[in-house]
RNA sequence: CUUAUCCAGAACGGCAGAGGGGACGGCCCGAUGAAGCCUAGCAACCGGUCUUAGUCCGUUGAGACGGGCGAGGAUACGGUGCUAACUCCGGCGUCUGGCGUUGGUCAAUCAACGGCAGGCGAAAGAUAAG
Numbered sequence: 001c002u003u004a005u006c007c008a009g010a011a012c013g014g015c016a017g018a019g020g021g022g023a024c025g026g027c028c029c030g031a032u033g034a035a036g037c038c039u040a041g042c043a044a045c046c047g048g049u050c051u052u053a054g055u056c057c058g059u060u061g062a063g064a065c066g067g068g069c070g071a072g073g074a075u076a077c078g079g080u081g082c083u084a085a086c087u088c089c090g091g092c093g094u095c096u097g098g099c100g101u102u103g104g105u106c107a108a109u110c111a112a113c114g115g116c117a118g119g120c121g122a123a124a125g126a127u128a129a130g
Base pairs, nucleotide, nucleotide: 001130002129003128004127005126006125011039013038014037015036019029020028021027024090025089026088040083041082042081045079046078047077048075049074050073051072054069055068056067057066058065059064087124092121093120094119095118096117097116099114100113101112102111103110104109
């Protein structure tokens, strides 16, 4: 840099001893014990193994057998990762709703702006693979 994923899942354990949730703004977690280490656990991203729809090749008279590729499934064996809160929430863009202000209109209503709530997307970040 590229691609994929990020609303699921996982600790009442031991050591340790004040910090942590990436930065900023919030809001939280923390002496009923933070970070870190150990242990335990979660999870199929990559690899391995098992299974297997299909397909190709070879052997065979046939049945069948062997091999390659491979959708799907299983397995924490190897490499990582993860184990508060949606990636804890927000910032940027867009759409929707109702509210307020201003302006036009007799009015219904229309437009602009502001802040609120929600949807989608982006950016940034994290992890994996390349």
Molecule: SAM riboswitch aptamer (S box leader)
Organism: marine eukaryotic metagenome